RNAcentral holds the sequence, with entries from ENA. Transfer RNA from Magnusiomyces tetraspermus, 73 nucleotides, folded computationally. It matches the Rfam family "tRNA". Its family is annotated with triplet codon-amino acid adaptor activity in the Gene Ontology. The family's RNA type in Rfam is transfer RNA. The organism belongs to Magnusiomyces, within Eukaryota.

RNA sequence: ACUUAGAUAGUUUAAUCGGUUAGAACAUAUGUCUCAUAUACAUACAAUGGAGGUUCAAGGCCCCCUCUAAGUA
Numbered sequence: 001a002c003u004u005a006g007a008u009a010g011u012u013u014a015a016u017c018g019g020u021u022a023g024a025a026c027a028u029a030u031g032u033c034u035c036a037u038a039u040a041c042a043u044a045c046a047a048u049g050g051a052g053g054u055u056c057a058a059g060g061c062c063c064c065c066u067c068u069a070a071g072u073a
Base pairs, nucleotide, nucleotide: 001072002071003070004069005068006067007066010026011025012024013023019056028044029043030042031041032040049065050064052062053061
């Protein structure tokens, strides 16, 4: 330099052919329980890498950029 794959919550991730309020686990906070802690249960918090385009509608499509991984030279 080129090719391919990827970037979603603090972390690990799901999301079908573009269509419900982007779902879950762990973590964190609060509450119940307990003499207390832990466990368990309930609730809350929190996300689509950046800019643009297509569309009634984009996490998924198109273009550019940033970063990561693998490969080729």